The RNA shown here (c-di-GMP-I riboswitch aptamer) has 87 nucleotides.
The model forms 95% of the base pairs in the Rfam consensus.
It was read from a public genome assembly, where an Rfam model found it.
The prediction has a mean pLDDT of 82.
Its Rfam family is "c-di-GMP-I riboswitch aptamer". Rfam's curators write: GEMM was predicted in a large-scale screen for bacterial structured RNA regulatory elements.

RNA sequence: AACACAACAGGGCAAACCUCGCGAAAGCGUGGGACGCAAAGUCACCGGUCUAAGGAGUGAAUACUCUACGAUAGCGGGAUUGCUGGC
Numbered sequence: 001a002a003c004a005c006a007a008c009a010g011g012g013c014a015a016a017c018c019u020c021g022c023g024a025a026a027g028c029g030u031g032g033g034a035c036g037c038a039a040a041g042u043c044a045c046c047g048g049u050c051u052a053a054g055g056a057g058u059g060a061a062u063a064c065u066c067u068a069c070g071a072u073a074g075c076g077g078g079a080u081u082g083c084u085g086g087c
Base pairs, nucleotide, nucleotide: 012037013036017032018031020029021028022027035074041080042079043078045077046076047075048072049071050070054067055066056065057064058063
C1' cells in the first nucleotide's frame, strides 16, 4: 500500500423501559439501562415508513380527508470517512 472481516483480544455504540428537557406530533437531546450492532460513524440523493403544525378541501359542528418544508441513517439502496487485532 492492497485485500478481507471467520475466529480471538482491546476498546466502541446502545433498543425497550424510566428520568428531566425540547417539539403540534412523529420524534430528538441529557442521565440511567442493554435488545442488539463490524460501520448501530456521517449525509435525506432514491425507494419505504411515521407524523400533519402550517396550507388546501369537505362539513352546521365536535371534526374528517389530502399534503413535508417535519422525522426515521437501528427499514432498504446509494454516497463518504474510519479504530484495533488477524491474514